[in-house]
Molecule: transfer RNA
Organism: archaeon
């Protein structure tokens, strides 16, 4: 230098082909329970879907570009 893949909540990750409000587990906060803590149970908050642009009535999803990470080739 070229090619391929990945990037979604604090962490780990679902979302075949564009279409309700992007969900789950853990963690976190509150409550119930306990003499108290943990555990268990109930409820709750938290996402500009890596940045920018384009296509579309509509984009996490399609296209372009950039950044970061991983792998391969020369």
């Nucleotide at each position: 230098g070229c090619c391929u893949g990945c990037a979604u909540a604090g962490c780990u990750u679902c979302a075949g082909c564009g279409g309700u409000c992007a969900g789950a587990g853990c963690a976190c906060g509150a409550g119930u329970u306990u003499u108290g803590u943990a555990a268990a149970c109930u409820c709750g908050g938290g996402g500009u879907c890596g940045g920018g642009g384009g296509u579309u009535c509509a984009a996490a999803u399609c296209c372009c570009u950039c950044u970061g990470c991983a792998g391969g080739c020369u």